Large-subunit ribosomal RNA, domain IV from Cyanobacteria bacterium MAG IRC4_bin_6, 343 nucleotides, folded computationally.

Context: one part of a larger RNA
RNA sequence: CCUUCGUUAAGGAACUCGGCAAAUUGGAUCCGUAACUUCGGGAGAAGGAUCGCCCUCGGCUGUGAACCGGCAUGCCCGGUGAGCGGUAGAGGGCCGCAGUGAGCAGGCCCAGGCGACUGUUUACCAAAACCACAGGUCUCUGCAAAAGCGAAAGCUGACGUAUAGGGGCUGACGCCUGCCCAGUGCCGGAAGGUUAAGGGGAGAGGUGAGAGCUUCGAACCGAAGCCCCGGUGAACGGCGGCCGUAACUAUAACGGUCCUAAGGUAGCGAAAUUCCUUGUCGGGUAAGUUCCGACCCGCACGAAAGGCGUAACGAUCUGGGAGCUGUCUCGGAGAGAGGCUCG
Numbered sequence: 001c002c003u004u005c006g007u008u009a010a011g012g013a014a015c016u017c018g019g020c021a022a023a024u025u026g027g028a029u030c031c032g033u034a035a036c037u038u039c040g041g042g043a044g045a046a047g048g049a050u051c052g053c054c055c056u057c058g059g060c061u062g063u064g065a066a067c068c069g070g071c072a073u074g075c076c077c078g079g080u081g082a083g084c085g086g087u088a089g090a091g092g093g094c095c096g097c098a099g100u101g102a103g104c105a106g107g108c109c110c111a112g113g114c115g116a117c118u119g120u121u122u123a124c125c126a127a128a129a130c131c132a133c134a135g136g137u138c139u140c141u142g143c144a145a146a147a148g149c150g151a152a153a154g155c156u157g158a159c160g161u162a163u164a165g166g167g168g169c170u171g172a173c174g175c176c177u178g179c180c181c182a183g184u185g186c187c188g189g190a191a192g193g194u195u196a197a198g199g200g201g202a203g204a205g206g207u208g209a210g211a212g213c214u215u216c217g218a219a220c221c222g223a224a225g226c227c228c229c230g231g232u233g234a235a236c237g238g239c240g241g242c243c244g245u246a247a248c249u250a251u252a253a254c255g256g257u258c259c260u261a262a263g264g265u266a267g268c269g270a271a272a273u274u275c276c277u278u279g280u281c282g283g284g285u286a287a288g289u290u291c292c293g294a295c296c297c298g299c300a301c302g303a304a305a306g307g308c309g310u311a312a313c314g315a316u317c318u319g320g321g322a323g324c325u326g327u328c329u330c331g332g333a334g335a336g337a338g339g340c341u342c343g
Base pairs, nucleotide, nucleotide: 001338003336004335005334007332008331010329011328014327019324027051028050029049030048031047036041038172052094053093054092055091056090057089059084060083067079068078069077070076071074095099108321109320110319111318112317113316114314115313119131135170136169137168138167139166140165141164147156148155149154173309174308175307176306178239179238180237183236184235185232186231187230188229189228192227193226194225198221199220203216204215205214206213207212240258241257242256243255244254267301268298279295280294281293282292283291
């Protein structure tokens, strides 16, 4: 020097991207426990008291202690028969710095984002707000089901039968889920338009002595599809601009005008979304690009690619606090192993 440890005056996060790491906490009995809540929780909340040894009183016990045995493991059965202590409680005494004397054995609280939850995942850099999930909803499917695998036979679906099965989206629960069907998709529509093979055969051609053979072929009749007419958004998707106006100013409930299929409702909002931006105000700090509460000028939230809340839960992410510490001020003195030298 490297590594693994124990320790450290005073201070106590000043360290740092960040308390990373370490320290603190830790058992048992008793007391005592807030907001919030889906009344289950939250809870081991938080916070406190006690704990050794000796003696005395006390406690349990023939309504069976303690011990032995059994298997059907039950406050069971059999044997035996007087004591018993992982037993309540009270008082007194003793020792040490220290009595869960060593070892083993939660650190805690407050606020917010995301996801309801337990689960699942990138075998070998990611465990998460990803995926899944109960629940919701749309759609297909009447059974030789739909769907899937397979040239097929056949099989799965299912020895199931719409309270079933397949597919899509959403993702507990609570309150809700607005407007647009013009485009695209899907569904419906015995009319009409267009439309293939086929039917049809007016008529025309070739050949021929003729009968005939043969070629072309107009009307007209001909499906699905498309056009057309409707419906449909928890289908793919979409959800405006300019100008003016109130007796300070400012702003604009109000008016005008253009465009559209319709012009974003509720709720939320500088947000996992805000460029300008460290927006502005408030809180916390002596000092806060983060954080929390507001405001709304939403560059570019918004309602099952769900919106907004939400107790509980989380090796999740963010901010704060008391406690605690060698993280630090700023280092010190030590222990074990290695490195180094000799062998």

The full RNA is in RNAcentral, with records from ENA. Lineage of the source: Bacteria > Bacillati > Cyanobacteriota. Its mean pLDDT, the model's own confidence on a scale to 100, is 88.